[in-house]
RNA sequence: UUCUUAUUCAGAGAGGUGGAGGGAAUUGGCCCUAAGAAACCUCGGCAGCGGACUGUUAAAAGUACUGUGCCAAAUCCAACAAGCUACUGUGCUUGGAAAAUAAGAA
Numbered sequence: 001u002u003c004u005u006a007u008u009c010a011g012a013g014a015g016g017u018g019g020a021g022g023g024a025a026u027u028g029g030c031c032c033u034a035a036g037a038a039a040c041c042u043c044g045g046c047a048g049c050g051g052a053c054u055g056u057u058a059a060a061a062g063u064a065c066u067g068u069g070c071c072a073a074a075u076c077c078a079a080c081a082a083g084c085u086a087c088u089g090u091g092c093u094u095g096g097a098a099a100a101u102a103a104g105a106a
Stems, first nucleotide, its partner, number of pairs: 001106008013043005021032003026079004044071003048068004052063003075098001080095005
């Protein structure tokens, strides 16, 4: 990097460095941001997946110990298709696409 499977309306922030962007990409919206963005560091926290341990006949369940991940807003919302609604284009539902994370494989 690619493929497969599962999940994605739950949860969890302070300090330091830094100095203008950020919310994956494109478009449109809507937000965050000099009361300090991204990035990095320290500490703290959350608990999704794998492991370990506890538990059990087996399960269920539990523990943040371990490998990862994460800590504004639903993956911030929409985009494509179908259905319903509205009737000048709005809203809703379902599915898909894309993305993220984990586990496995190449």

A computed fold for a 106-nucleotide RNA from Virgibacillus salexigens, annotated as SAM riboswitch aptamer (S box leader).
The RNAcentral record of the sequence draws on ENA, Rfam and Ribocentre.
Of the family's consensus pairs, 91% are formed in the model.
The same sequence occurs in records of 2 taxa.
Rfam family: SAM riboswitch aptamer (S box leader). Rfam links the family to the GO term regulation of gene expression.